The RNA shown here (THF (Tetrahydrofolate) riboswitch aptamer) has 109 nucleotides. The coordinates come from a structure-prediction model, not an experiment, and the mean pLDDT is 76. The model forms 94% of the base pairs in the Rfam consensus. It was read from a public genome assembly, where an Rfam model found it.
[in-house]
RNA sequence: AAUAGAGUAGCCCUUGAUGCGUAAAGUGUUGCCGAACGGGACGUUGUCGGCAAACGAAAGAAAAAAUUUCGGUUUUAUUUUUCUGCGGUAUCAGGGCGCGUCCGCUACA
Numbered sequence: 001a002a003u004a005g006a007g008u009a010g011c012c013c014u015u016g017a018u019g020c021g022u023a024a025a026g027u028g029u030u031g032c033c034g035a036a037c038g039g040g041a042c043g044u045u046g047u048c049g050g051c052a053a054a055c056g057a058a059a060g061a062a063a064a065a066a067u068u069u070c071g072g073u074u075u076u077a078u079u080u081u082u083c084u085g086c087g088g089u090a091u092c093a094g095g096g097c098g099c100g101u102c103c104g105c106u107a108c109a
Stems, first nucleotide, its partner, number of pairs: 003107003010097004015093005020087003029053007039103005059084006065074003
């Protein structure tokens, strides 16, 4: 020199755990502004944050409790807890995926 490889931001899930919301925050959409983004350069794609706007949702059960004429009754958005759900929900873990060109890095050595 050649060849091969690793690494970012981040994305996905018939996975797991712990939360949050279900009294609607979050998620998603649009606009504006800003930020970071393989070790470096250019660039692509995507990501994140702030502000504004429009849109917009799935609850159910039980116990405690209170009250009672002891049969029950109430639980109302407005006392507490638990369980099952729900949310294009959050975080972490697991698994899968993940830079175009050049240089650099690792292996061959």